[in-house]
RNA sequence: GCUGGAGUAGCUCAGAGGCCUAGAGCGACCGGCUCAUAAUCGGUAGGUCGUGGGUUCGACUCCCACCUCCAGCACCA
Numbered sequence: 001g002c003u004g005g006a007g008u009a010g011c012u013c014a015g016a017g018g019c020c021u022a023g024a025g026c027g028a029c030c031g032g033c034u035c036a037u038a039a040u041c042g043g044u045a046g047g048u049c050g051u052g053g054g055u056u057c058g059a060c061u062c063c064c065a066c067c068u069c070c071a072g073c074a075c076c077a
Stems, first nucleotide, its partner, number of pairs: 001073007010026004018057001028044005050066005
């Protein structure tokens, strides 16, 4: 340099045009249960969906550029 994949909550991920001005599990916090702790049960908070543009009536989802990470290929006096 080229090709492909990934980027969504603190962590691991789902969601693939409208049913979502976005969910699950774990974690955090509050509460129930217990003499107490664990386990378990209920609840709460937490997201400008990597950045900027574009398409569309409508974008996490499609297109373009860029950034970061991963893998492969190429080059290497």